[in-house]
RNA sequence: UCAGCCGAAGCGAGAGAGCGCCCGGGGUCACUACGAUCUGCCGGGCCGCCGAAGGUGCAACCAAAGCGACCCGCCAAGGUCGAGGAGGGAAACUCUCAGGCAACAGGAUCGCUUCGGUGGC
Numbered sequence: 001u002c003a004g005c006c007g008a009a010g011c012g013a014g015a016g017a018g019c020g021c022c023c024g025g026g027g028u029c030a031c032u033a034c035g036a037u038c039u040g041c042c043g044g045g046c047c048g049c050c051g052a053a054g055g056u057g058c059a060a061c062c063a064a065a066g067c068g069a070c071c072c073g074c075c076a077a078g079g080u081c082g083a084g085g086a087g088g089g090a091a092a093c094u095c096u097c098a099g100g101c102a103a104c105a106g107g108a109u110c111g112c113u114u115c116g117g118u119g120g121c
Base pairs, nucleotide, nucleotide: 001120002119004118005117006116007115008114009113010112011111012110013109018047020046021045022044023043024042025041026038027037028036029035048101049100050099054097055095057093061088062087067082068081069080070079071078
């Protein structure tokens, strides 16, 4: 001094799927009582559904141990090759544990700015 990459902060963009049913409480309406309702209040249960916080799983590929063949005159050690396969192994794929299913919020990811690190000259 400046492309790239990584991280942090700020700003902007950012999908999907239930106003489900039942029980109890609460609010409102009605009220003798039964009840009705909730634009979406609280707790519990059941069922359905979504994938883009986080987390799980894995393809190619890599590959330990032990094993076999050969080389080193033999054994061991070592080397080469072979099968072997513990384990490693990405995603917006997969699972749906977690999370979510009006809006708000959250949200992988993307863009811009600033700062720090790394890197190039």
Molecule: Glycine riboswitch aptamer
Organism: uncultured Acidimicrobiales bacterium